[in-house]
Context: one part of a larger RNA
RNA sequence: GCCGGCGAGUUCCCCUCGGCGGCGGGCGAAGCAGGUGACCUGCGGUGCCAAAGCGAAAGCGAGUCUGAAAUGGGCGGAAGUCGCCGGGGGGAGACCCGAAACCGGGUGAGCUAUCCAUGGCCAGGGUGAAGCGUGGGUAAUGCCGCGUGGAGGCCCGCACCUAUUGCCGUUGCAAAGGCACGGGAUGAGCUGUGGAUAGGGGUGAAAUGCCAACCGAACCCGGAGAUAGCUGGUUCUCCCCGAAAUGCAUUUAGGUGCAGCCUUGGGGGCUGCCUGAAGGAGGUAGAGCACUGUUUCGGCUAGGGGGCGUUGGCUUACCGAACCGUGACAAACUCCGAAUGCCUUCAGGUGUACCCCGGGAGUGAGACGGCGGGGGCUAAGCUUCGUCGUCGAAAGGGAAACAGCCCAGACCAGCAGCUAAGGUCCCGAAGUGCAGGCUUAGUGGGAAAGGAAGUUUGGUCGCCGAGACAGCCAGGAGGUUGGCUUAGAAGCAGCCAUCCUUGAACGAGUGCGUAAUAGCUCACUGGUCGAGCGACCGAGCGCCGACAAUGUCCCGGGGCUGAAGUCUGCCACCGACGCUCUGGAUCCUGUUUUGGGAUGGUAGGGGAGCGUGCUCAUCGGCGGUGAAGCGGCACUGGAAGGAGCCGUGGAGCGGUGAGCAGUGCGAAUGCCGGC
Numbered sequence: 001g002c003c004g005g006c007g008a009g010u011u012c013c014c015c016u017c018g019g020c021g022g023c024g025g026g027c028g029a030a031g032c033a034g035g036u037g038a039c040c041u042g043c044g045g046u047g048c049c050a051a052a053g054c055g056a057a058a059g060c061g062a063g064u065c066u067g068a069a070a071u072g073g074g075c076g077g078a079a080g081u082c083g084c085c086g087g088g089g090g091g092a093g094a095c096c097c098g099a100a101a102c103c104g105g106g107u108g109a110g111c112u113a114u115c116c117a118u119g120g121c122c123a124g125g126g127u128g129a130a131g132c133g134u135g136g137g138u139a140a141u142g143c144c145g146c147g148u149g150g151a152g153g154c155c156c157g158c159a160c161c162u163a164u165u166g167c168c169g170u171u172g173c174a175a176a177g178g179c180a181c182g183g184g185a186u187g188a189g190c191u192g193u194g195g196a197u198a199g200g201g202g203u204g205a206a207a208u209g210c211c212a213a214c215c216g217a218a219c220c221c222g223g224a225g226a227u228a229g230c231u232g233g234u235u236c237u238c239c240c241c242g243a244a245a246u247g248c249a250u251u252u253a254g255g256u257g258c259a260g261c262c263u264u265g266g267g268g269g270c271u272g273c274c275u276g277a278a279g280g281a282g283g284u285a286g287a288g289c290a291c292u293g294u295u296u297c298g299g300c301u302a303g304g305g306g307g308c309g310u311u312g313g314c315u316u317a318c319c320g321a322a323c324c325g326u327g328a329c330a331a332a333c334u335c336c337g338a339a340u341g342c343c344u345u346c347a348g349g350u351g352u353a354c355c356c357c358g359g360g361a362g363u364g365a366g367a368c369g370g371c372g373g374g375g376g377c378u379a380a381g382c383u384u385c386g387u388c389g390u391c392g393a394a395a396g397g398g399a400a401a402c403a404g405c406c407c408a409g410a411c412c413a414g415c416a417g418c419u420a421a422g423g424u425c426c427c428g429a430a431g432u433g434c435a436g437g438c439u440u441a442g443u444g445g446g447a448a449a450g451g452a453a454g455u456u457u458g459g460u461c462g463c464c465g466a467g468a469c470a471g472c473c474a475g476g477a478g479g480u481u482g483g484c485u486u487a488g489a490a491g492c493a494g495c496c497a498u499c500c501u502u503g504a505a506c507g508a509g510u511g512c513g514u515a516a517u518a519g520c521u522c523a524c525u526g527g528u529c530g531a532g533c534g535a536c537c538g539a540g541c542g543c544c545g546a547c548a549a550u551g552u553c554c555c556g557g558g559g560c561u562g563a564a565g566u567c568u569g570c571c572a573c574c575g576a577c578g579c580u581c582u583g584g585a586u587c588c589u590g591u592u593u594u595g596g597g598a599u600g601g602u603a604g605g606g607g608a609g610c611g612u613g614c615u616c617a618u619c620g621g622c623g624g625u626g627a628a629g630c631g632g633c634a635c636u637g638g639a640a641g642g643a644g645c646c647g648u649g650g651a652g653c654g655g656u657g658a659g660c661a662g663u664g665c666g667a668a669u670g671c672c673g674g675c
Stems, first nucleotide, its partner, number of pairs: 001675006011092013025049003031043005053060002063075004095233002098230001102223006113197009122187001124156003127152001131148006160184003165180004199215001201211003208217001236609006246259005260363002262360007272350009286336001287334002292330004297325003303319002305316004366391010396407003411584004416580003422574003425558003431571001433570006444560001450544002454541010471528005477501003482496003507522001511520002585599005610664001612661008621653002629648005635642002
């Protein structure tokens, strides 16, 4: 891991509701008696419930309480009881398995910690303390040399003890080892034996270490089925309905109570919902500035600041409330003010959708999307509300793939038809469809501010056969080097002014240039040429902006350019479990008849069944001419299932009616066994 077997809402008492039954007041308990004896029948009313309630009570009583008193208000004024079965609740282990722990009584120091008693062990080598001896020396000590001596938690290093580092080992040789290197090795040393200390404790050169291979409190048994608002698991079938992830509260937040939403029984009977009409409440969107605040510019002005002053004041190009004009802003501003939604009434439609009472729940982690807001960064697959949808609990088609998007809600069957979204060149079902535009970027098939004689189209203004625009030829002058400034300033550093003349035109000068001049050029004008030219605003589609990690890879792919891109219009077709058609099943409803409708589904509620074991009754049931069990097969039923035949097997078993349960396994890191 697989297979097989075992494996989880039970039992007792009480309460409550429903079904069925008895009696109408109901019922018996213990016990006793009898019998056909796990039971039945009879006896047995101590007792239980009911028969009257209300009040705190005295008490009164179909009433009573409140109150001085009720035209009031509260509670009450028709029936129960016993048994069986079923739903639910409570008390019990109470659906099953699961703690870590707590407590009690014991067992442990043959491991290990420390201690006590008594034994044992430490190759070899080195160093050479005190003391002593002796020599020297001294007044004498101290002192110095040599020898002797053999001290030391001394040195090197086996045994022994240990464990610093590395490697190996890591289902090992080993639940702590091996190899190499290392530390101690006469000491606070190592070690044998006997003994002591025990869990609220011991021991601890102290690490929460150790106390028999897991010690922040040992182990064993017991209390014990501790408790577990937690996790996991919870076994046959079909039919009907079908949620919630919200509110309030909670030592509450992953739990629970009540309500909401689901189901089911009973009752009420037009109340629900949709549409239309009429009436109504309201202060949102928007708008507005009359209020409350904020605010732009201008005018005017109180006041302030500056200046002057013989202090009475005067003045100002500064600031500036209020006021006026002008233009704005606001969730906590409103002179205004919708659409929706909401309430009431009526009508039509739909139809039990609505309301009440009772039984049973589950839910109370929601998710995403659209719209309206708050928080955040007008961030998040973010968070928090409102509202609608989908998922949740929804399969099918589309979106390449993709709970929450688009289409659409699967009773079953069909090798029939029509459509939705989305599609129709090939993969791949259906148009290489029609008409007219646009795009050249593979844009389509990822992106912003911003940028651009891309291209198409609309508009406004201007110039133009009295010749525009572009190019080319020519002119582009005089007063004058304008004045000032400056070393200089001559169109062209800078400041001021910006005139006059000639003329076809020519700026007191557009740029380059010079030290300053000079020079080049432009504006402006003529000629040449001969038809459109220029500026600006908008719209459509494109372009740049454009850098990432395995490999093209930002169309699903191939591939696509008068499209297979894109815009407008149109026709046809494909396309789903949608709709239609045919047949069938169950349920609801209507009817004179043909009919009409419903049947996705998690938690969960309701209903009907299948099968297993045992018991009772029955079938003058079946069975060695072969029971059960097991294996096989093309039968049968709407499912659980049920037959038949063959084989195996070798002694029991079934149908029908009913009753009672140790009654159905795939999951629990389930338990036991086999492989």

The prediction has a mean pLDDT of 88. This is a predicted structure of a 675-nucleotide part of an RNA (large-subunit ribosomal RNA, domain II) from a Dehalococcoidia bacterium.